[in-house]
RNA sequence: GAGCUCGUAGCGCAGCCCGGUAGCGCACCGCUCUGAUAAGGCGGGGGUCCUGGGUUCAAAUCCCAGCGAGCUCA
Numbered sequence: 001g002a003g004c005u006c007g008u009a010g011c012g013c014a015g016c017c018c019g020g021u022a023g024c025g026c027a028c029c030g031c032u033c034u035g036a037u038a039a040g041g042c043g044g045g046g047g048u049c050c051u052g053g054g055u056u057c058a059a060a061u062c063c064c065a066g067c068g069a070g071c072u073c074a
Base pairs, nucleotide, nucleotide: 001073002072003071004070005069006068007067010026011025012024013023020057028044029043030042031041032040050066051065052064053063054062
């Protein structure tokens, strides 16, 4: 230098192909249960969807550029 994959909640990830309410598990907070703790049950909070721009009535999703990580090639 070139190609491919990835970037979404504190952590691990799904959703992206085929545009239409941002989700799951764990963690966290409250309640419940217990003599107490853990486990279990019920409920809740938490997101500029890597950045900027474009297309569109509408973008996590499509397009362009960039940044970062990994792999391969040179």